[in-house]
């Protein structure tokens, strides 16, 4: 000093699916909210599985399934991409 990987940390993009129904309370008999219940539904936090794929051939493993968790107005929060600081590897 270091393109590319790894890994903290900060910004920006950045989705899907019930502003739904029952019942109880709060509020003004509204419009929200809270607490339960019953059913439908998402998949991009997380977990899971392994059949896509890679391989060291028995082992990894996904934007694939599953939906446990989580969610279903808007907000938040998300894989995933950018950009910025760091740090670790590797390499001169």
């Nucleotide at each position: 000093a270091u393109a590319c990987c790894c890994u903290g940390g900060g910004g920006g993009g950045g989705a899907g699916a019930g502003g739904a129904c029952g019942c109880g309370g709060a509020g003004a008999g509204g419009a929200u909210c809270c607490g339960c219940g019953a059913c439908g539904c998402c998949g991009a936090a997380g977990g899971c599985g392994c059949a896509a794929u890679c391989g060291c051939c028995c082992g990894a493993a996904a934007u694939c399934g599953c939906u446990c968790a989580g969610g279903c107005a808007c907000a938040g929060a998300u894989a995933c991409u950018u950009c910025c600081c760091g740090g670790g590897a590797u390499u001169g």
Molecule: Glycine riboswitch aptamer
Organism: Pseudomonadota bacterium